About this RNA
Transfer RNA from Candidatus Nitrosotenuis sp., 74 nucleotides, folded computationally. Lineage of the source: Archaea > Thermoproteati > Nitrososphaerota > Candidatus Nitrosotenuis. Rfam family: tRNA. From the family's description: Transfer RNA (tRNA) molecules are approximately 80 nucleotides in length. It is annotated as a transfer RNA.
[in-house]
RNA sequence: GGGCUCAUAGUCCAGUUGGUUACGACGUCGCCCUUACACGGCGAAGACCCUGGGUUCGAAUCCCAGUGGGCCCA
Numbered sequence: 001g002g003g004c005u006c007a008u009a010g011u012c013c014a015g016u017u018g019g020u021u022a023c024g025a026c027g028u029c030g031c032c033c034u035u036a037c038a039c040g041g042c043g044a045a046g047a048c049c050c051u052g053g054g055u056u057c058g059a060a061u062c063c064c065a066g067u068g069g070g071c072c073c074a
Stems, first nucleotide, its partner, number of pairs: 001073007010026003019057001028044005050066005
């Protein structure tokens, strides 16, 4: 220098032909259970999706540029 790939709650992830409300687990909080704690049961909050543009009636999803991580080639 070139190519590929990833970026979504505190953490790890799903979201496949663009469609009203972004999935789940761990963690956190509340209640129940227990003499207490743990385990277990029920419930709740928490991300508008790395940044900036473009396409579209509509973008986490498609296109362009950039930033950061990883891999390969030179």